[in-house]
RNA sequence: UCACGAUAAUGGCAAACCAUUGGAAACGGUGGGACGCAAAGCUAUAGGGCCUUUCGAAUGAAUGGCAGCCUAGCCACCGAA
Numbered sequence: 001u002c003a004c005g006a007u008a009a010u011g012g013c014a015a016a017c018c019a020u021u022g023g024a025a026a027c028g029g030u031g032g033g034a035c036g037c038a039a040a041g042c043u044a045u046a047g048g049g050c051c052u053u054u055c056g057a058a059u060g061a062a063u064g065g066c067a068g069c070c071u072a073g074c075c076a077c078c079g080a081a
Base pairs, nucleotide, nucleotide: 004079005078012037013036017032018031019030020029021028022027035068041074042073043072046071047070048069049066050065051064053062054061055060
């Protein structure tokens, strides 16, 4: 350095749900809360997938959303076997 990931250390993130708030919605912000996470860090203007709305008789098309669905790209803490 690459790979790997421990009942290690120091720390980190935060599902459901609740309160409040933005949005027509999917869903997002803030606070509480922890199911989990070794990339649960970033990219949705990377591919696929899922969801919303609109259009369409329909295959679908457009639109916005999800990075805690998979893959990819970029970047990163620690160091036992």

The RNA shown here (c-di-GMP-I riboswitch aptamer) has 81 nucleotides. Its Rfam family is "c-di-GMP-I riboswitch aptamer". Rfam's curators write: GEMM was predicted in a large-scale screen for bacterial structured RNA regulatory elements. Model confidence (mean pLDDT): 89 of 100. The sequence was found by an Rfam model in a public genome assembly. Of the family's consensus pairs, 100% are formed in the model.